Predicted 3D model of a 348-nucleotide part of an RNA (small-subunit ribosomal RNA, central domain) from an uncultured Alphaproteobacteria bacterium. The prediction has a mean pLDDT of 88. It was read from a public genome assembly.

Context: one part of a larger RNA
RNA sequence: CUGGGCGUAAAGCGUAUGUAGGUUGAUAAAUUAGUCAGGAGUGAAAUCCCGGAGCUUAACUUCGGAAUUGCUUUUGAAACGGUUUGUCUAGAGACUGACAGGGGAUAAUGGAAUACCCAGUGUAGAGGUGAAAUUCGUAGAUAUUGGGUAGAACACCAGUGGCGAAGGCGAUUAUCUGGGUCAGCACUGACACUGAGAUACGAAAGCGUGGGGAUCAAACAGGAUUAGAUACCCUGGUAGUCCACGCUGUAAACGAUGAAUGCUAGAUGUUGGGUGGGCAACCAUUCAGUAUCGCCGCUAACGCAUUAAGCAUUCCGCCUGGGGAGUACGGUCGCAAGAUUAAAACUC
Numbered sequence: 001c002u003g004g005g006c007g008u009a010a011a012g013c014g015u016a017u018g019u020a021g022g023u024u025g026a027u028a029a030a031u032u033a034g035u036c037a038g039g040a041g042u043g044a045a046a047u048c049c050c051g052g053a054g055c056u057u058a059a060c061u062u063c064g065g066a067a068u069u070g071c072u073u074u075u076g077a078a079a080c081g082g083u084u085u086g087u088c089u090a091g092a093g094a095c096u097g098a099c100a101g102g103g104g105a106u107a108a109u110g111g112a113a114u115a116c117c118c119a120g121u122g123u124a125g126a127g128g129u130g131a132a133a134u135u136c137g138u139a140g141a142u143a144u145u146g147g148g149u150a151g152a153a154c155a156c157c158a159g160u161g162g163c164g165a166a167g168g169c170g171a172u173u174a175u176c177u178g179g180g181u182c183a184g185c186a187c188u189g190a191c192a193c194u195g196a197g198a199u200a201c202g203a204a205a206g207c208g209u210g211g212g213g214a215u216c217a218a219a220c221a222g223g224a225u226u227a228g229a230u231a232c233c234c235u236g237g238u239a240g241u242c243c244a245c246g247c248u249g250u251a252a253a254c255g256a257u258g259a260a261u262g263c264u265a266g267a268u269g270u271u272g273g274g275u276g277g278g279c280a281a282c283c284a285u286u287c288a289g290u291a292u293c294g295c296c297g298c299u300a301a302c303g304c305a306u307u308a309a310g311c312a313u314u315c316c317g318c319c320u321g322g323g324g325a326g327u328a329c330g331g332u333c334g335c336a337a338g339a340u341u342a343a344a345a346c347u348c
Base pairs, nucleotide, nucleotide: 004319005318006317007302008301012316014201015200016199017198021194022193023192025088026087027086028085029084030083031082032081034080035077036076037075038074039073040072041071042070049065050064051063052062053061054060091191092188093187095184096183097182098181099180103177104176105175106174107173108172109171110154114150115149116148117147118146119145120144121143125136126135162169163168206247207246208245209244210243211242216240220236221235222234223233258315259314260313261312262311263310266293267292268291269290270289271288272287273286274285275284276283277282297304298303321348322347323346330341331340332339333338
């Protein structure tokens, strides 16, 4: 390298859009630089292989054949592939009508809770813990009532329920806006799939500038525990947590399972549509999701099993013993933190 693989053993890019490239529905005709068949030329000799011959044999030498899987040229074939020209509608898209939704953005509003401030009542404790103490409180705390201010998050509904490509999304209302599903269908007519580079999005933490700061809380301080306790527990508490704009670009970014298409027993829930029966409850059926179980099959086993890890096809990414190491050096990106690309010596 051929190959064999990628749920858990090494291995699916975090996700999408999409350029080049690769692959590409049915049907008719034409053509043919792919393909297939025949002929011709060439493919030096030696070597290798097969059959003989010569040295007593062998090695060796020698004769003939085969082979030289290739290239050029020519004649033909037209199934497949390519190209060209038509036609089609099953893929894809458009149109019309419905529908569901925490999909996204912006603005406004609401109640509970928390903290603080003011005032009233009221008096000696309150907090906290395994037990305590630090802490707060006679300058009136805790508790309770009334009023005010602030920021953040939205109980119940809430559901292996919904939406989104993923990250993720949950109070209410309004405006703007993306996607999806179902039904109808008299439109377009392969317009499709994948996707190296590239581009966009991308939790939390972190960074920059400016705001904001109720809660919680790295760091830090104190109190405990302990042999010690740079911890677990407690009292405090700053960055941060929140907003705007910009950067970072990583996660057990997980279904540890790339995308697309077709095929392959069922059963039971549940979400959103449609159809039929029924007054309704409900039943049957059909699409699109989402779960649990379970054949065939697969798997080292566990398990997967129409949402496949089954049977196939196309395209991309990735793996090739452990450590060294996702490190060094170099490049690119970044304000930095660092990210990305990515070895070797050596060692077992």